Annotation
The part of an RNA shown here (small-subunit ribosomal RNA, 3' major domain) has 478 nucleotides and comes from a metagenome. It matches the Rfam family "Bacterial small subunit ribosomal RNA". For this family Rfam cites "The comparative RNA web (CRW) site: an online database of comparative sequence and structure information for ribosomal, intron, and other RNAs" (Cannone et al., BMC Bioinformatics, 2002).
[in-house]
Context: one part of a larger RNA
RNA sequence: UGACGGGGGCCCGCACAAGCGGAGGAACAUGUGGUUUAAUUCGAUGAUACGCGAGGAACCUUACCUGGGCUUAAAUUGGUAGUGAGUGAUGUUGAAAGAUAUCAGACCCGCGAGGGACACUGCUGAAGGUGCUGCAUGGUUGUCGUCAGCUCGUGCCGUGAGGUGUCGGGUUAAGUCCCAUAACGAGCGCAACCCCUAUCCUUAGUUGCCAACGGGUAAUGCCGGGGACUCUAAGGAGACUGCCACCGUAAGGUGCGAGGAAGGUGGGGAUGACGUCAAAUCAGCACGGCCCUUACGUCCAGGGCUACACACGUGUUACAAUGGCCGGUACAAAGGGCAGCAAGCAGGCGACUGUGCGCGAAUCUCAAAAACCGGUCUCAGUUCGGAUUGAAGUCUGCAACUCGACUUCAUGAAGUUGGAUUCGCUAGUAAUCGUAUAUCAGCAAUGAUACGGUGAAUACGUUCCCGGGCCUUGUACA
Numbered sequence: 001u002g003a004c005g006g007g008g009g010c011c012c013g014c015a016c017a018a019g020c021g022g023a024g025g026a027a028c029a030u031g032u033g034g035u036u037u038a039a040u041u042c043g044a045u046g047a048u049a050c051g052c053g054a055g056g057a058a059c060c061u062u063a064c065c066u067g068g069g070c071u072u073a074a075a076u077u078g079g080u081a082g083u084g085a086g087u088g089a090u091g092u093u094g095a096a097a098g099a100u101a102u103c104a105g106a107c108c109c110g111c112g113a114g115g116g117a118c119a120c121u122g123c124u125g126a127a128g129g130u131g132c133u134g135c136a137u138g139g140u141u142g143u144c145g146u147c148a149g150c151u152c153g154u155g156c157c158g159u160g161a162g163g164u165g166u167c168g169g170g171u172u173a174a175g176u177c178c179c180a181u182a183a184c185g186a187g188c189g190c191a192a193c194c195c196c197u198a199u200c201c202u203u204a205g206u207u208g209c210c211a212a213c214g215g216g217u218a219a220u221g222c223c224g225g226g227g228a229c230u231c232u233a234a235g236g237a238g239a240c241u242g243c244c245a246c247c248g249u250a251a252g253g254u255g256c257g258a259g260g261a262a263g264g265u266g267g268g269g270a271u272g273a274c275g276u277c278a279a280a281u282c283a284g285c286a287c288g289g290c291c292c293u294u295a296c297g298u299c300c301a302g303g304g305c306u307a308c309a310c311a312c313g314u315g316u317u318a319c320a321a322u323g324g325c326c327g328g329u330a331c332a333a334a335g336g337g338c339a340g341c342a343a344g345c346a347g348g349c350g351a352c353u354g355u356g357c358g359c360g361a362a363u364c365u366c367a368a369a370a371a372c373c374g375g376u377c378u379c380a381g382u383u384c385g386g387a388u389u390g391a392a393g394u395c396u397g398c399a400a401c402u403c404g405a406c407u408u409c410a411u412g413a414a415g416u417u418g419g420a421u422u423c424g425c426u427a428g429u430a431a432u433c434g435u436a437u438a439u440c441a442g443c444a445a446u447g448a449u450a451c452g453g454u455g456a457a458u459a460c461g462u463u464c465c466c467g468g469g470c471c472u473u474g475u476a477c478a
Base pairs, nucleotide, nucleotide: 001478002477003475004474005473007472008471009470010469011468012467013466015462016461019425020424021423022422023421026317027316028315029314030313031312032311033310034308035307042053043052064303065302066301067300068299069298070297076126077125078124079123080122081121082120083119084118087104088103089102090101091100092099093098107116108115109114128292129291131290132289133288137286138285139281140280141279142277144275149188150187151186152185153184154183155164156163157162168179169178170177194269195268196267197266199237200236201235202234203233204232205231209226210225213224214223215222240263243257244255245254246253247252319418323377324376325375326374327373328372335366336365337364340359341358344355345354346353347352384415389410390409391408392407393406394405395404431454432453433452434451435450436449437448
C1' cells in the first nucleotide's frame, strides 16, 4: 500500500421487511448430468453452465457411427506433357457416390507446318483438416456494475515503499455540488448531448381522416369535395428548483404551494471508466506453434444427435364456480406478404380442398383474445383436468418407419393448491389476455424477441440475511 475480520461508524440496492404471484408435489415440453449405445458429434459447469451456442437435427444441416467409393482432390490458380473444339446422347454395374463402355459432332487464325481459346488426362507447385492448445493470441462476450469510482501533471511531505490532491463538515442518484484545506489544476468515468414516449404549435394532406355542403346505396368516406378533427412525418415550443413560502452561510432540502400535459433525473432505451475472474470462445471468423496427408482430407447411402432404472434446472397445462361449456356481440398496437398474403363463393363435422376479386401494399390481405350480454352445469375426480392409447384423415416435402405438425371420433391417466427451502416484481409495474416476427418446404415454439388489451396490493422501517461504496481500527497474510 492492499486484502481479510462471526472489529467499529456512515450510506445504498426488490437486500431484508410489508405485499402480490410463482417454483419445490402432478402430467407433459425442453436443456443438463448419469447410464446405455456402433454412434448417442462438440462446446458451456457456483453466482457469471443447464428453453445456453441452436433465431428451426426426417434427408441436407452434421462435425458422430456403420458400410461403399475418391486421392491435385469440392473450389481457385501456376508450370509442364499429351489427347480432344466446345458439347450432346445411350448403355453396363451400383443403395447412391463412383467406376466403366459406346456413339454423334468438329471453333478461331493460317496455303501449310503450326499456333490460340476451352475441356479432359498424367506429372508437379500451391490444397484440405469443426484435428490439439482460449494456459501462445487477435477480435468479441459474461461478471462485479450503470456500482461511483480509477488516475495523471506540477507542487509539498517522507531516507524509501509511498502519501497528499481523492481527506474533513454538509449535500446528491452520482468523486453531484458547496464550504473548508499544501495543495493547484487536468483526464477517463457521472451528468448532458442521441432515440422512443407524454402536451402543444407550424408546415404538408395521399393510400390516411370526414365536421360542414352536395350526390348515391339495403349498407359502408362509396363519390364530388374539404384540411376543421384524428392520424401520418418533418421542423419547432416546453421543465430550468425558473416562480412563491419556510429551513440553510452555501450547495441544497421541504411544501395535498402556484402555474402546467408533464415537477424536481417526467417514463423507457442506447451508452458499461481503470481493472477482476490465466472467466468464456482455436466449432462464427482470424492467427502462432504442434499433428494428419491413398487420411484426422473428401464424396455417398443408411443410422445417430430424438436412447432411458434415475437425478437436477427452466417452462407449459392443470387441480376448477373470480370457473367450464354453448349462443350472441365489441374494441388494439406492432409486424409480415409475389416460388407470397389471399377477400369472396362452393365442398367438407374439421384439419383443409377447388376456384379466385385485390395487393410488391397508410390503398389489398394475414386478423384478436380476455371483457360484455343471455343460457346451462351445482362441488363431484365432475360438463374440472387433459396425459396416454386405438382408428380414420389433412398438409408440407424425392421421402414422415426410426423421427413432422395438424384434424375428427373414441379412450379419459396423474392431479383436490404442493415438505424443508427458494424465485420475480415498487405502476401502466406484478398478475392476466391474446397478436406479430425472425429462423422456416414443413415443424416438435409451451422457446426467444417485440406488440398492445384489462389492470392491482404493499413499503412501518434499516435490528437482521445478501451484495456494494466511503472513513477508521487490528493482523503471525501478500